[in-house]
Molecule: transfer RNA
Organism: Gemmatimonadales bacterium
Parts: sequence; C1' cells; structure tokens
RNA sequence: GGCAGGGUAGCUCAGGUGGUUAGAGCACCACACUCAUAAUGUGGGGGUCGCGGGUUCGAGUCCCGCCCCUGCUA
Repeated sequence: GGCAGGGUAGCUCAGGUGGUUAGAGCACCACACUCAUAAUGUGGGGGUCGCGGGUUCGAGUCCCGCCCCUGCUA
C1' cells in the first nucleotide's frame, strides 16, 4: 500500500430492510434494609452514536471523504 472487521454511557456490548424514546449488564450516586459493611430491593444521573459533508419529511442505520483500532496480505 491492498483487503476484511470494528469505533454507540466510565467498562463490555445490543440496536432486522431508515420511522420519532438512543438501550442492556456491570460500575457510580441516593434511599430502604443492617449495630455496621457486604449482599439484596427501589429510584436516579451519565451519550455532539469516531470527525466532516451529502441523500431524505426523517439517519446510530444509506452514500462520500478523513482519523483511529484489530486481523490477513504484499
């Protein structure tokens, strides 16, 4: 350099062929329970969906360019 896969919450990831709420588990915070901690239960905060454009009434999803990670290949 070429090819393939990937980039979504602090971490690991889901998100069918575009459709109106961006989610799950863990972690974190508060409360309940306890003498206290843990465990458990209830609730809550947290996201420019890698970056910039385009298409569309509507984009995490489609198209173009770029950046980064992993693997294969030369």